[in-house]
Context: one part of a larger RNA
RNA sequence: CAAUCAUUAAGGAACUCGGCAAAUUAACUCUCGUAACUUAGGGAUAAGGUGGGCCAUUCCCCCUGUUUAAUAUCAGGAAGGAUUAAGGAGGCACAGAAUGGUGUUGUACGACUGUUUAAUUAAAACAAAGCACUUUGCAAAGAAAUAAAUUCGAAGUAUUGAGUGUGAUCUCUGCCCGAUGGCGGCUGGGUACAAUAUUUGCUUAGUGGACUAAAACAAGUUAGGCUUUGAAACAAACCCCGUUUAAUGGCGGCCUUACCUAUGAGGGUCCAAAGGUAGCGAAAUACCUUGGCUGUUAAAUGCAGUCUUGCAUGAAUGAUGUAACGAUACAACAGCUGUCUUUAUGAUUGGCUCG
Numbered sequence: 001c002a003a004u005c006a007u008u009a010a011g012g013a014a015c016u017c018g019g020c021a022a023a024u025u026a027a028c029u030c031u032c033g034u035a036a037c038u039u040a041g042g043g044a045u046a047a048g049g050u051g052g053g054c055c056a057u058u059c060c061c062c063c064u065g066u067u068u069a070a071u072a073u074c075a076g077g078a079a080g081g082a083u084u085a086a087g088g089a090g091g092c093a094c095a096g097a098a099u100g101g102u103g104u105u106g107u108a109c110g111a112c113u114g115u116u117u118a119a120u121u122a123a124a125a126c127a128a129a130g131c132a133c134u135u136u137g138c139a140a141a142g143a144a145a146u147a148a149a150u151u152c153g154a155a156g157u158a159u160u161g162a163g164u165g166u167g168a169u170c171u172c173u174g175c176c177c178g179a180u181g182g183c184g185g186c187u188g189g190g191u192a193c194a195a196u197a198u199u200u201g202c203u204u205a206g207u208g209g210a211c212u213a214a215a216a217c218a219a220g221u222u223a224g225g226c227u228u229u230g231a232a233a234c235a236a237a238c239c240c241c242g243u244u245u246a247a248u249g250g251c252g253g254c255c256u257u258a259c260c261u262a263u264g265a266g267g268g269u270c271c272a273a274a275g276g277u278a279g280c281g282a283a284a285u286a287c288c289u290u291g292g293c294u295g296u297u298a299a300a301u302g303c304a305g306u307c308u309u310g311c312a313u314g315a316a317u318g319a320u321g322u323a324a325c326g327a328u329a330c331a332a333c334a335g336c337u338g339u340c341u342u343u344a345u346g347a348u349u350g351g352c353u354c355g
Base pairs, nucleotide, nucleotide: 001350002349003348004347005346006345007344010341011340014339019336028051030049032048037042039168054088055087056084058082059081060080062077063076064075065074090094102334103333104332105331106330107329108328109326110325114126115125130166131165132164133163134162135161142152143151144150171319172318174251175250176249179248180247181244182243183242184241185240188239189238201226202225203224204223205222206221207220252270253269254268255267256266279313280310291307292306293305294304295303296302
């Protein structure tokens, strides 16, 4: 000097990003006491208080003896249990060691218990019960596999199964179907394959071949094959018509106006599918911004409350409250302390110097 411990006068968070670390509290006992709020269960060990060892006192139980009608009464006693408002002695210290809650208040978020990044993130993230929508009539939908069989779903049957969103409960969940998507409809438009009316050319085997003695060639014709053209009619999709948001999503601007000023109930106009309702609001969302005011402090870019001018809040991409809960985040108070003012001393281990 470092690490791990113990103690430190006076002060008591002045330390620090932040009470980080440490300290305080502690188990038991008591016919002591316990608030707001609340889903009436809780909150609650809320908070806040009492007591403590030993001696002695009193009672119960049990045993023996005397006595008795008697397990009453009386006398004695090992062990055990309970009680004490009074009393006594001793010690620095009586829960004498070890073990062993700090408490309270407000706000945000998430209802809760639970789950998670094995080895930097335990949370406000995930899940959750509850709520809602869509789909599924059974050879079900959905999933694995696939030119399949088969299997799961399920030895289930719509109070079933599958998918999606939201996330207990309370109060609620506004307007918009123009765009995208889903669903339904059908009179009309609209097109493909196939078939076909039609149509071009080539070709195989026959036939035919006037004029000729015969044959050959060309046209035609019969039965086939290949190929070109292609009218009209015709499916789903799509166009079209309608519906649907707890489907994907969206939810305005300008001008003007009430006997000072300000504000703007009202009016005008443009655009749009509809123009943001209830609620909340400098918010985990607010740029300007350390917004204005109030409280907290001697002093506060903090926190709480309030205002609303919401850069860019807003209703299951859920909105607003909420008891209980939280190794969550922020702020405050009491107690407590070497965190600090401001250090010091001792112990153990390591190191260093000398030998």